Molecule: SAM riboswitch aptamer (S box leader)
Organism: soil metagenome
């Protein structure tokens, strides 16, 4: 860069000792009943690979759909926390408030 998905689900323990929610700015939470990090276990999930099954098709190939959790990732507070920019509904003289799509950005996974 591309292309898929991001309202689902999933903690405990050790050692650590004050910070964390990616970044700005806001706003909201978490955190001395113990943040970040590290390890170990254990769980989640099924994106890639195996493994079975089943459907289509068959030129040994290929497409599709369920299992499964052994292997490669990944993940375990809050929608990716919320909002920011662009269209839009509804309420409102506004000012704002409440939605709804879309985008940027970001995070996984294949390539």
């Nucleotide at each position: 860069c591309u292309u898929a998905u991001c309202c689902a689900g999933a903690a405990a323990g050790a050692c650590g000792g004050a910070g964390g929610g990616a970044a700005u700015u806001g706003a909201c939470c978490c955190g001395a009943u113990g943040a970040a990090g590290u390890c170990u276990u254990g769980a989640c999930a099924a994106c890639c690979u195996g493994u079975c099954c089943c459907g289509c098709a068959u030129u040994c190939a290929g497409c599709a759909g369920g299992a499964u959790a052994a292997g490669g990732u990944g993940c375990c507070a809050a929608u990716u926390u919320c909002a920011a920019u662009c269209c839009u509904g509804c309420a409102a003289c506004g000012a704002u408030g409440c939605g709804g799509g879309a985008a940027a950005a970001g995070a996984u996974a294949a390539g």